This is a predicted complex of two RNAs, RNase P RNA and transfer RNA, with 476 nucleotides together. Rfam match: Bacterial RNase P class A. About the family: Ribonuclease P (RNase P) is a ubiquitous endoribonuclease, found in archaea, bacteria and eukarya as well as chloroplasts and mitochondria. Rfam links the family to the GO terms tRNA processing, dimeric ribonuclease P complex and ribonuclease P activity. The prediction has a mean pLDDT of 75.
RNA sequence: UUCACAAAACGGGCGAUCGCUGGCGGAGGCUGUCAAAGGCCGCCGCGGGAGGAAAGUCCGGGCUCCAAAAAGCAAGGUACUGGCUAACGGCCAGGCACUGUUUUCGCGAGGAAACAGUGACGGAAAGUGCAACAGAAAAUAGACCGCCCCGGUGCUUCGGUACCGGGGUAAGGGCGAAACGGUGGGGUAAGAGCCCACCGCGGUUCCGGCGACGGAACCGGCAUGGCAAACCCUACCUGGAGCAAGGCCAAAUAGGGAGGUUCGUGGUCAGCUUGACCGAUGCCUCCGGGUAAGGCCGCUUGAGAGGCGUGGCAACACGCAUCCUAGAGGAAUGAUCGCCUCCGUCUCCCGCUUGCGGGAGACGAAGACAAAACCCGGCUUACAGUUUUGUGAUUUUA
RNA sequence: GGAGACGUGCCAGAGCGGUCCAAUGGAACGGUUUGCAAAACCGUAAAGCCUCCGGUUCAAAUCCGGACGUCUCCUCCA
Repeated sequence: UUCACAAAACGGGCGAUCGCUGGCGGAGGCUGUCAAAGGCCGCCGCGGGAGGAAAGUCCGGGCUCCAAAAAGCAAGGUACUGGCUAACGGCCAGGCACUGUUUUCGCGAGGAAACAGUGACGGAAAGUGCAACAGAAAAUAGACCGCCCCGGUGCUUCGGUACCGGGGUAAGGGCGAAACGGUGGGGUAAGAGCCCACCGCGGUUCCGGCGACGGAACCGGCAUGGCAAACCCUACCUGGAGCAAGGCCAAAUAGGGAGGUUCGUGGUCAGCUUGACCGAUGCCUCCGGGUAAGGCCGCUUGAGAGGCGUGGCAACACGCAUCCUAGAGGAAUGAUCGCCUCCGUCUCCCGCUUGCGGGAGACGAAGACAAAACCCGGCUUACAGUUUUGUGAUUUUA
Repeated sequence: GGAGACGUGCCAGAGCGGUCCAAUGGAACGGUUUGCAAAACCGUAAAGCCUCCGGUUCAAAUCCGGACGUCUCCUCCA
């Protein structure tokens, strides 16, 4: 210098013209009525009008209704520790484990440190279960080959050797994803925690830490392999529905018919039990009818934004002053042009590291992912181009 | 806008940790039958990395997470 990856920030700016949309103000026309209120239609002026993900709807909360939001079981979810928060499966800090690179200690098994990254990270010593194929044996381990000992028979160069039988052996081979601690020595017929030292593992006590956990000393020959994104156990959390929630007003008609249900029943608390509440013009299902996608509220000032200060390692909390930033209905936020910066291609000039840098000009030109629908906090996924930081590779120079 | 279900050959559809390179039926192809066909009967092969990506496990169509796609339901009055 270029490329790749990761993280963070941004996701064009200024101006003109013509529109779209809803808000406020003004002056009209039509309609309406006794008069109004109201409705419809364009006109003028003023100031608003998408995103970092508005997306997926994967979590969590606010809000509203179900009487209150009840108890137990079931069902679902979460899962190292501490903190933050309205809450969370989110965030911050810490612990431990694992992976990679480098260094280092040790004969070795293995240990330590630094940097980068990853972790759905409670329990396998409560119980049940699973492990195809291969293999002698797969979780109460196990003698196929090999090794060693003993006996018998045959052969013999008398050293042994071949076969058969009995026994020992988990060090070696072989199978497998996995073979029931490892290294070095002693020991032995050959072997084996059989014995010793160390490494690993487990337990007890003490010390440090809020805690996860860490450190030290002593003890234990090793008991307890894997899977809980298998059932399950433990701890904690969760009532259900969703703005098409729900409230008010208006209009219209057949507030009609059929079937089911019958108080020890039905409806709601979406499953079960208890309990509670509602209720006979009831409740459920189906058919039929009306209105025409009616109006208003909910609806956007909020766990709000950026700034300063204080506390905290941080997430975040508190205080101060400032600001107001779409509310919308099947749904507006657009189009054209000029300039600027940015980017791409080409040409020329200069420098030299010879394909890069700098300068000038011409042409193209804002280009990606995608667009609010009650509102927030997260997560996940998509994304042209620009900037910054870090890591790795590459090129050139010294 | 909200709620839910599903994705396996050309089509339908079973399988829900291992013997799965995945059953079965339809369609296709060949034959018998027929004057020719259809139906019926007999036979044949081919076609799937089980929508895609990642994880758990010794092992994944199956279990878990994410993405993509398809389908269904939900307006008001009485």